[in-house]
The RNA shown here (transfer RNA) has 72 nucleotides and comes from Arenibaculum pallidiluteum.
It was read from a public genome assembly.
Its mean pLDDT, the model's own confidence on a scale to 100, is 85.
Its Rfam family is "tRNA". Rfam classes the family as a transfer RNA.

Formats: sequence, C1' cells, structure tokens
RNA sequence: GGGCGGUUAGCUCAGCGGUAGAGCGGCGGCUUUACACGCCGUUGGUCGGGGGUUCGAUCCCCUCACCGCCCA
Repeated sequence: GGGCGGUUAGCUCAGCGGUAGAGCGGCGGCUUUACACGCCGUUGGUCGGGGGUUCGAUCCCCUCACCGCCCA
C1' cells in the first nucleotide's frame, strides 16, 4: 500500500429501515451474627466522528478515525 471483518450500556455481545436489547456488572432492599449464594426492585447509551439517501437511519451509500486478520 491492497483485500476482508469489526466499532452498539462499565465488560462480553445481540439487533441490519419504524420509540435501542440480553447476560454479567453497579445501586437499593429481603435473607444472614456477618460475608457469600439466592430472591425482589432499580440503574444503565451522542449505536466511533462527519456528510448523503429516505417520511423515517444503529441498520443503506460516501468519507475519516481506530482495532483485528490476510496479501504484498
């Protein structure tokens, strides 16, 4: 330099046009002498940045950035 994949909650990841989700985690409570486990409740996002298409974009297109793999 070229090709491909990826970037979504604190972490790991779903979701691929119509109001953004799960597990784990955090916080509060119950339980316990206390802790852990368990149970109940609650808390969670500029969907990497910018632009475009569309009535409407996390999703489609362009561009930039970053991460990974392959080729040179």